Description:
A computed fold for a 146-nucleotide RNA from a Bacteroidales bacterium, annotated as FMN riboswitch aptamer (RFN element). Its mean pLDDT, the model's own confidence on a scale to 100, is 82. Its Rfam family is "FMN riboswitch aptamer (RFN element)". About the family: The RFN element is a highly conserved domain that is found frequently in the 5'-untranslated regions of prokaryotic mRNAs that encode for flavin mononucleotide (FMN) biosynthesis and transport proteins. The source organism's lineage runs through Bacteria, Pseudomonadati, Bacteroidota, Bacteroidia and Bacteroidales. It was read from a public genome assembly, where an Rfam model found it.
RNA sequence: ACGAUUCUUCGGGGCAGGGUGACCCGGCCGGCAGUAACGGCAGGGAAUUCCCGACCGGCGGUGAUAGUCCGCGACUCCCGCAACAGCGGGACUGAGCCUGUGAAAUUCAGGUGCCGACAGUAUAGUCUGGAUGGUAGAAGAAAUAA
Numbered sequence: 001a002c003g004a005u006u007c008u009u010c011g012g013g014g015c016a017g018g019g020u021g022a023c024c025c026g027g028c029c030g031g032c033a034g035u036a037a038c039g040g041c042a043g044g045g046a047a048u049u050c051c052c053g054a055c056c057g058g059c060g061g062u063g064a065u066a067g068u069c070c071g072c073g074a075c076u077c078c079c080g081c082a083a084c085a086g087c088g089g090g091a092c093u094g095a096g097c098c099u100g101u102g103a104a105a106u107u108c109a110g111g112u113g114c115c116g117a118c119a120g121u122a123u124a125g126u127c128u129g130g131a132u133g134g135u136a137g138a139a140g141a142a143a144u145a146a
Stems, first nucleotide, its partner, number of pairs: 005142006017052003023045003027041004054126002056116002058072004067114002076091006096112005118129003
């Protein structure tokens, strides 16, 4: 230095501001014999989901730094083993261009776009929840043999 083994720790960010008002609340007046329904008037609250706008970007790789190039993980679904925990495999798996610099960049600079599981709820990448979970992986330690 490399390989195998075991253990420890770490391992995801984000609606500022404005508008609308589904819906909710009580008040006054009418209504009625009375109460209620119902009607009228003005008022208060109400979406991180709608509209304008704002904001965010896991891990490894890649001649040079990547949400949108290649691959992996996460969500969802299925199968096998085990049948408590768990282990292994499969399906599915979003989105970028232009100009410039350079030896080299779909990664940098400038410009202008685009994408983002499921459940809940007024329609959610950003709220709440499964999740004090899981995981790609990152760092470190121990001991052993050749």